[in-house]
RNA sequence: GUCCCUAUAGCUCAGUCGGUAGAGCAGCUGCCUUUUAAGCAGACGGUCGAAGGUUCGAUCCCUUCUGGGGGCA
Repeated sequence: GUCCCUAUAGCUCAGUCGGUAGAGCAGCUGCCUUUUAAGCAGACGGUCGAAGGUUCGAUCCCUUCUGGGGGCA
């Protein structure tokens, strides 16, 4: 330089071909227990990397940029 993959909650990751985003873990509250851990229940937590475009509607499709990983040179 070029090509490919990737970016979603604090962390690890889903998200079925476009219809307003979920799980596990962590943290918080409660129950249980003499206490802790374990277990159970609940709530909280996200402008889906950024900017444009298409669309009635975009995490999803298109373009560019940025970060990370890889192949070739």